A computed fold for a 476-nucleotide part of an RNA from an uncultured bacterium, annotated as small-subunit ribosomal RNA, 3' major domain. The prediction has a mean pLDDT of 83. The full RNA is in RNAcentral, with records from ENA and SILVA.
Context: one part of a larger RNA
RNA sequence: UGACGGGGACCCGCACAAGCGGUGGAGCAUGUGGUUUAAUUCGAAGCAACGCGAAGAACCUUACCUGAUCUUGACAUCCCGAUGCCCGCUCCGUAAUGCGAGCCUUUCUUCGGAACAUCGGCGCCAGGUCGUGCAUGCUUGUCGUCAGCUCGUGUCGUGAGAUGUUGGGUUAAGUCCCGCAACGAGCGCAACCCCUAUCUCUAGUAGCCAGCAUUUAAGGUGGGCACUCUAGAGAGACUGCCCGGGUUAACCUGGAGGAAGGUGGGGAUGACGUCAAAUCAUCAUGCCCCUUAUGACCAGGGCUACACACGUGCUACAAUGGCCUAAACAAAGGGAAGCAAAGCUGUGAGGCGGAGCAAAUCCCAAAAAUAACGUCCCAGUUCGGAUUGUAGUUUGCAACUGGAUUCCAGGAAGCGGGAAUCGUUAGUAAUCGGGAUUCAGAAUGUCGCGGUGAAUACGUUCCCGGGUCUUGUACA
Numbered sequence: 001u002g003a004c005g006g007g008g009a010c011c012c013g014c015a016c017a018a019g020c021g022g023u024g025g026a027g028c029a030u031g032u033g034g035u036u037u038a039a040u041u042c043g044a045a046g047c048a049a050c051g052c053g054a055a056g057a058a059c060c061u062u063a064c065c066u067g068a069u070c071u072u073g074a075c076a077u078c079c080c081g082a083u084g085c086c087c088g089c090u091c092c093g094u095a096a097u098g099c100g101a102g103c104c105u106u107u108c109u110u111c112g113g114a115a116c117a118u119c120g121g122c123g124c125c126a127g128g129u130c131g132u133g134c135a136u137g138c139u140u141g142u143c144g145u146c147a148g149c150u151c152g153u154g155u156c157g158u159g160a161g162a163u164g165u166u167g168g169g170u171u172a173a174g175u176c177c178c179g180c181a182a183c184g185a186g187c188g189c190a191a192c193c194c195c196u197a198u199c200u201c202u203a204g205u206a207g208c209c210a211g212c213a214u215u216u217a218a219g220g221u222g223g224g225c226a227c228u229c230u231a232g233a234g235a236g237a238c239u240g241c242c243c244g245g246g247u248u249a250a251c252c253u254g255g256a257g258g259a260a261g262g263u264g265g266g267g268a269u270g271a272c273g274u275c276a277a278a279u280c281a282u283c284a285u286g287c288c289c290c291u292u293a294u295g296a297c298c299a300g301g302g303c304u305a306c307a308c309a310c311g312u313g314c315u316a317c318a319a320u321g322g323c324c325u326a327a328a329c330a331a332a333g334g335g336a337a338g339c340a341a342a343g344c345u346g347u348g349a350g351g352c353g354g355a356g357c358a359a360a361u362c363c364c365a366a367a368a369a370u371a372a373c374g375u376c377c378c379a380g381u382u383c384g385g386a387u388u389g390u391a392g393u394u395u396g397c398a399a400c401u402g403g404a405u406u407c408c409a410g411g412a413a414g415c416g417g418g419a420a421u422c423g424u425u426a427g428u429a430a431u432c433g434g435g436a437u438u439c440a441g442a443a444u445g446u447c448g449c450g451g452u453g454a455a456u457a458c459g460u461u462c463c464c465g466g467g468u469c470u471u472g473u474a475c476a
Base pairs, nucleotide, nucleotide: 001476002475003473004472005471007470008469009468010467011466012465013464015460016459019424020423021422022421023420026315027314028313029312030311031310032309033308034306035305042053043052064301065300066299067298069296070295073125078123079121080120081119082118083117084116091098106115107114108113127290128289131287132286136284137283139278140277141275143273148187149186150185151184152183153182154163155162156161167178168177169176193267194266195265196264198235199234200233201232202231203230204229207225208224209223212222213221214220238261241255242254244252245251317417321376322375323374325372327370333364334363335362338357339356343352344351345350383414388409389408391406392405393404394403430452431451432450433449435447436446437445
């Protein structure tokens, strides 16, 4: 000087408290451990691994196993030689591949050749998801969006160092004010950026319809650009104004006006550093190792196993509910190897069909909770839907291992969950549906979207984490 303390003082955070809803009990989904296996490829490991890499394992992917096959190689450059390709067909074989037949005058040219492609040979070499993340780059997590971390000059100290950065207030903030042997400065904070909340102007189609006309009653048509909306440009919020408090300061409490008030709400943005944190399997790369194999190709299998344990989720255990009927109201997205309407057909998944749309035009598309009329009457039930059987649909060469989905039948556990533990302070929690992503197909995952819409916060004694000052020294 740090670090640490079951030392002290002050302060903050869904840290506790006050509430609401969960997890832990059940079934299933998914990840991990373990076990098993020929293989169950590899990585991630307290917080900060475990719906994580993986934004999607039937083949492929794929790195693993078994079997079969190749050796200048699936991929690159150079050298030598030959050929002019490509493509298509037949046979054996599960396939990779092998054999045979046929076809075939690449482009330029100064006709010497050159370029390009294929095949063969030779060796420099290729290749490696082999190892080491404790040799590394790049990237990332974390403390933590916490308020800190430093420097120049000066001064003090023999020196390590100190001061500044401490003190009195204040703030979300090392934010600002005052004081001070310090005076300044930098990286952080804040602001500048994006979305959102209000208004104005410009613009008016594919959007809108107040008033007018027309109509097949659909903003459909004429018409209009007021309104909504769209998307450009602006305005607006700055403690600007007022009372009070405060040191006449910074600032704080309250108020006015205002769509919005004291950082308006959300996002992006992550200082010096810590953890030899993660990644050699994104990629790059030093060194080591393999080179008829640790490289390459193919088929099948495996990554999907299953006495068990844990994490994260979905669905429930019902009446604030289940079911039936007929009604209402979104936002944000996607669409050409695509989205697909009407119509017909099937109980249904779906099929036929193909209008329209590269989309403010058309389509996906039905929003669902909600409200209304009924019904059930507290039961393992008209709750719950696992699992099973028969029959189908669809994607795809292919659905046995091992996809999703439909109808019918049957109908398991489960009656609110021990110790413990998690999230959350407002359009939030909870609840309800919709979309995208990856994608041939395959979400209860992930990431956006809107609908309905709460309760509680006395407070900082305690638990956890963090910040500042101070004190002690087993430690560096």